[in-house]
A computed fold for a 71-nucleotide RNA from a Patescibacteria group bacterium, annotated as transfer RNA. RNAcentral records the identical sequence in 2 taxa. The source organism's lineage runs through Bacteria and Bacteria candidate phyla. The coordinates come from a structure-prediction model, not an experiment, and the mean pLDDT is 84. Its Rfam family is "tRNA". Rfam classes the family as a transfer RNA.
RNA sequence: GGGCCUAUGGUCUAGUGGUAUGACACAGCAUUCGCAUUGCUGGAGCGGCAGUUCGAUUCUGCCUAGGUCCA
Numbered sequence: 001g002g003g004c005c006u007a008u009g010g011u012c013u014a015g016u017g018g019u020a021u022g023a024c025a026c027a028g029c030a031u032u033c034g035c036a037u038u039g040c041u042g043g044a045g046c047g048g049c050a051g052u053u054c055g056a057u058u059c060u061g062c063c064u065a066g067g068u069c070c071a
Base pairs, nucleotide, nucleotide: 001070002069003068004067005066006065007064010024011023012022018054026042027041028040029039030038047063048062049061050060051059
């Protein structure tokens, strides 16, 4: 330098164009004399810029970061 793959809350993860899923973690409440456990509730997310589309996490281009292969 070139090819390919990946990027989703704090972490891991589902999602083939129509309100973004679940788990752990976190906060609150209940339970307890107290802690733990358990139950309920809540906050928190689509790497960036453009394009296509009525509508993009999803499709396309470029950029950024990581991985892998070739030179």